[in-house]
RNA sequence: GAGUGCGUAGUGUAACUGAAUAACACGUCAGUCUACGAAACUGAAGAGUCAAGGUUUGAGUCCUUGCGCGCUCA
Numbered sequence: 001g002a003g004u005g006c007g008u009a010g011u012g013u014a015a016c017u018g019a020a021u022a023a024c025a026c027g028u029c030a031g032u033c034u035a036c037g038a039a040a041c042u043g044a045a046g047a048g049u050c051a052a053g054g055u056u057u058g059a060g061u062c063c064u065u066g067c068g069c070g071c072u073c074a
Stems, first nucleotide, its partner, number of pairs: 001073007010026004019057001028044005050066005
């Protein structure tokens, strides 16, 4: 330099054909339990989806550019 894939809570993933309050696990916080912890159980908080634009009634999802990371080729 060329091609290709990915970017979503603190972490790892889902959202498959464009639609509804963006879901699950772990973690965090509070409570119950306990002599105290752990485990278990109950509850809560936490992301508007890498950035900017476009298409659309409607975008995490489609298109364009940029940024970052991985892979392949040179």
Molecule: transfer RNA
Organism: Calothrix sp. FI2-JRJ7